This is a predicted structure of a 103-nucleotide RNA (Glycine riboswitch aptamer) from a Chloroflexota bacterium. The organism belongs to Chloroflexota, within Bacteria. The model forms 89% of the base pairs in the Rfam consensus. The coordinates come from a structure-prediction model, not an experiment, and the mean pLDDT is 77. It matches the Rfam family "Glycine riboswitch aptamer". Its family is annotated with glycine biosynthetic process in the Gene Ontology.

[in-house]
RNA sequence: GGGAACGGGGAAGAGAUCCUGGUAGCGACCAGGCACCGAAGGGGCAAAUACCUCAGCCGCGAGCGGGUAUGAAUCUCUCAGGUAAAAAGGACCCCACAAUCGA
Numbered sequence: 001g002g003g004a005a006c007g008g009g010g011a012a013g014a015g016a017u018c019c020u021g022g023u024a025g026c027g028a029c030c031a032g033g034c035a036c037c038g039a040a041g042g043g044g045c046a047a048a049u050a051c052c053u054c055a056g057c058c059g060c061g062a063g064c065g066g067g068u069a070u071g072a073a074u075c076u077c078u079c080a081g082g083u084a085a086a087a088a089g090g091a092c093c094c095c096a097c098a099a100u101c102g103a
Base pairs, nucleotide, nucleotide: 001101002100007095008094009093010092015034018033019032020031021030022029023028035083036082037081041079042077043076044075048070049069050068051067052066053065
């Protein structure tokens, strides 16, 4: 000069048991079905870079084209998760702390 984890605070979206059946007695659990959300987690990809390839007899051969690998997100998918309030969860932000790293 950076800096996790842990701790505290803030933190959205989408079905007021969504419908049916069962159990229970209070917004719960199980099974099935439909509609939706994106900010746990997870999947996908652009530019770019590298390599390979494509050509008149041989060699070289820029560029263009094609292929492979690497390749981000608050983009996208909606697997998972979630859909009144409360609780829980929650990317990200702030505070604090400091393992540790560099000079």